[in-house]
Context: one part of a larger RNA
Molecule: large-subunit ribosomal RNA, domain II
Organism: Verrucomicrobiota bacterium
RNA sequence: UCCGGCGAGUUUUUUUGUGCUGCAAGGUUAAGCAGUUAAGCUGCGUAGCCGUAGCGAAAGCAAGUCCUAACUGGGCGGUUAGUAGCAUGGAGAAUAACCCGAAACCCAGUGAUCUACCCAUGGCCAGGUUGAAGCGUACCUAACCGUACGUGGAGGACCGAACCCACUGAAGUUGAAAAUUCAGGGGAUGAGCUGUGGGUAGGGGUGAAAGGCCAAUCAAACUGGGAGAUAGCUGGUUCUCUUCGAAAUAGCUUUAGGGCUAGCCUCGGGAUAUAUGUAGCGGAGGUAGAGCACUGAUUGGGCUAGGGCCCCCACCAGGGUACCAACCCCAGUCAAACUCCGAAUGCCGUAUACAAGGACCCCGGGAGUCAGGGCGCGUGCGAUAAGGUUCGUGUCCGAGAGGGAAACAACCCAGAUCGCCGGCUAAGGCCCCCAAGUUCAGACUAAGUGGUUGAAAGGAUGUGGAAUUGCACAGACAACUAGGAUGUUGGCUUAGAAGCAGCCAUCAUUUAAAGAGUGCGUAACUGCUCACUAGUCAAGUGAUCCUGCGCCGAAAAUUAUCGGGACUCAAGUCUGACGCCGAAGCCGCGAACUCAAAUCUUCGGAUUUGAGUGGUAGGAGAGCGUUCUGUUCUGAUUGAAGGUGACCUGUAAGGGUUGCUGGACGGGACAGAAGUGAGAAUGCCGGA
Numbered sequence: 001u002c003c004g005g006c007g008a009g010u011u012u013u014u015u016u017g018u019g020c021u022g023c024a025a026g027g028u029u030a031a032g033c034a035g036u037u038a039a040g041c042u043g044c045g046u047a048g049c050c051g052u053a054g055c056g057a058a059a060g061c062a063a064g065u066c067c068u069a070a071c072u073g074g075g076c077g078g079u080u081a082g083u084a085g086c087a088u089g090g091a092g093a094a095u096a097a098c099c100c101g102a103a104a105c106c107c108a109g110u111g112a113u114c115u116a117c118c119c120a121u122g123g124c125c126a127g128g129u130u131g132a133a134g135c136g137u138a139c140c141u142a143a144c145c146g147u148a149c150g151u152g153g154a155g156g157a158c159c160g161a162a163c164c165c166a167c168u169g170a171a172g173u174u175g176a177a178a179a180u181u182c183a184g185g186g187g188a189u190g191a192g193c194u195g196u197g198g199g200u201a202g203g204g205g206u207g208a209a210a211g212g213c214c215a216a217u218c219a220a221a222c223u224g225g226g227a228g229a230u231a232g233c234u235g236g237u238u239c240u241c242u243u244c245g246a247a248a249u250a251g252c253u254u255u256a257g258g259g260c261u262a263g264c265c266u267c268g269g270g271a272u273a274u275a276u277g278u279a280g281c282g283g284a285g286g287u288a289g290a291g292c293a294c295u296g297a298u299u300g301g302g303c304u305a306g307g308g309c310c311c312c313c314a315c316c317a318g319g320g321u322a323c324c325a326a327c328c329c330c331a332g333u334c335a336a337a338c339u340c341c342g343a344a345u346g347c348c349g350u351a352u353a354c355a356a357g358g359a360c361c362c363c364g365g366g367a368g369u370c371a372g373g374g375c376g377c378g379u380g381c382g383a384u385a386a387g388g389u390u391c392g393u394g395u396c397c398g399a400g401a402g403g404g405a406a407a408c409a410a411c412c413c414a415g416a417u418c419g420c421c422g423g424c425u426a427a428g429g430c431c432c433c434c435a436a437g438u439u440c441a442g443a444c445u446a447a448g449u450g451g452u453u454g455a456a457a458g459g460a461u462g463u464g465g466a467a468u469u470g471c472a473c474a475g476a477c478a479a480c481u482a483g484g485a486u487g488u489u490g491g492c493u494u495a496g497a498a499g500c501a502g503c504c505a506u507c508a509u510u511u512a513a514a515g516a517g518u519g520c521g522u523a524a525c526u527g528c529u530c531a532c533u534a535g536u537c538a539a540g541u542g543a544u545c546c547u548g549c550g551c552c553g554a555a556a557a558u559u560a561u562c563g564g565g566a567c568u569c570a571a572g573u574c575u576g577a578c579g580c581c582g583a584a585g586c587c588g589c590g591a592a593c594u595c596a597a598a599u600c601u602u603c604g605g606a607u608u609u610g611a612g613u614g615g616u617a618g619g620a621g622a623g624c625g626u627u628c629u630g631u632u633c634u635g636a637u638u639g640a641a642g643g644u645g646a647c648c649u650g651u652a653a654g655g656g657u658u659g660c661u662g663g664a665c666g667g668g669a670c671a672g673a674a675g676u677g678a679g680a681a682u683g684c685c686g687g688a
Stems, first nucleotide, its partner, number of pairs: 001688006011094013026050003032044005054061002064076004098236002101233001105226006116200009125190001127159003130155001134151006163187003167184005202218001204214003239623006249262005263369002265366006274359001276355004280350004289341001290339002295335003299331004304325001306324002308321004372397007380389002402413003417591004422587003428581003431565003437578001439577006450567001458552002462549004467544005479536005485509003490504003515530001519528002592613009624677001626674010642661008
């Protein structure tokens, strides 16, 4: 991992609904007893229970009663249906109440053969080294002290085996081993190591203390019991079809991943007329926008209080002001918590019309939901960030398949009952991959732009279109040849300043023309050049603005690429036209089911017409199958069940026929009762 088997809403009771049955102003027995053909049945049993009357705390009164001194008042009642059983939906109770799952808590016991510490009694420590005290002798001394040499053999002394330990590294890591091996390491006469026997026990022991150890288990051992502890948590929860079909919100919650009530779903009943949309009509309102009349903010100017500064001034005064600045005036602005104004939508109402059709409302049974998400629009928060976050509104996903977007829950199109080798379309497409135009007409693009979904400021004789304007055969634009002068080196400044550092002025003359000089250049001059002019040439040549398509600006993280190939009067872009393809949409043909209406009806239903049939949680309905029981019918050694193939059949669960195997029990109908359906639970057991 696979296969087979086992594996989860049960039972009793109380209660509340629904269906059916009996009896009915009544209904019903319980224990028990008797009988009996006995999972049982029949009879007796009226104790009890429910109902038939309520109100009040109660005495009590009673279709009323209570409150009150008392109601013209108010509360609760009164114009009748129950009860018992069976089935079934829900709720409560139960030692558990759908199943499996804790960590833990408590009680009673069992453990110190492991290990910790202690007690008793034994055992063990090769060899080597060092050489304390004491003592002796000699020297020394008045005597001690002291010195030297011996002797001696102390020590949690030294080196190092056994023994004990476990510091380092490697190996091992489904090991040789649930802690080891190898090479090194530490202690090794001591707080040493060790044998045997004994002691201390679970909130307890023991601990040279690490929360260590107490039998491979320790922040409270192990075994049994309370016990199926509890688990607002996780996982799992077994056949089929039909019908409707949610929610991820509000309020409250020691509440936030749980609940309760409401909202939204479903089923039954009732009531009869609403609910909804559009138009018309009637309303409330202060948003968008706009505005500055209020509240504030705000730029420039004017006018001019107040203040600052300067001048003047003994004081008082006075003068100036390119400073700050209130009110006011002119011009120009801003606001969620500003409004002189003010929509569109939306909302409320409605005598009316139209649409659609019973969708609204009431009562009752059953739920699920309380983590939502994306996208568009309107706001807040954030950074006018986020696949961000909080609201509102709509939509889709959720619970929605199909076509398109290469792929892609929520973007575009479109809502799948089933079948068909029929047709039409939507979005999107029509060169090939790939169904359909290498379609038609006109234009643009040369960048493979298209094709990063998408991109800026800024830059450019890219190119198309439109417009305005200047110059031009009296010769323009470009090019070439020649000129480009004089007063003068203008004045000032400056070391210098001569067209060309800077400041001021910018005249006049000769001229075809020539600036008191456009740029380069010099220390300053010189020099080169331009403006301007003539000639040569010969027909167009400049400027500005608007606009289409392109160019640069343009850097990203797993090879490249528009999905790919490939595409250039296109297979790119714009405009127009016709045709075609294209979905589970629509149509056609056939079939099934649901609902409604009508007709028929042997009351089982049938037919016709119309509408409908995506679906998670969940509600409702109808069935299939398994085991056993009752009644009845029936099969089987001429081969039952079971197993394994083939075929037939039903809308599904399923049903049937037959071959082989197998070798003794099965099946149908109608009822009843359940240990009643397996793919998942790191499920359990067995096998491969």